[in-house]
Annotation
Transfer RNA from a Candidatus Aenigmatarchaeota archaeon, 73 nucleotides, folded computationally. The source organism's lineage runs through Archaea, Nanobdellati and Candidatus Aenigmatarchaeota. The RNAcentral record of the sequence draws on ENA. Model confidence (mean pLDDT): 82 of 100.

């Protein structure tokens, strides 16, 4: 310096390719069960790396940039 791949919740992880309501599990807080606790059951909480375009609408598709990786030089 140039390719290529990732960046979604506290943590992991899907959806992207084919735009249309962001889902899952784990933690975490409340409930109920238990004499308690575990543990199971129910519910809350909490997310799209940033900044621009396109679109009726972008997590998604297009530029640019940050950040981790990996591969050439």
């Nucleotide at each position: 310096g140039c390719g290529c791949c990732g960046g979604u919740a506290g943590u992991a992880u899907a959806a992207c390719c084919u735009g249309g309501u962001a889902g899952u599990a784990c933690a975490u807080u409340a409930g109920c069960c238990u004499u308690c606790c575990a543990a199971g059951c129910u519910a809350a909480c909490c997310g799209u790396c940033c900044g621009g375009g396109u679109u009726c609408a972008a997590a998604u598709c297009c530029c640019g940039g940050c950040c981790g990786g990996c591969g050439c030089a």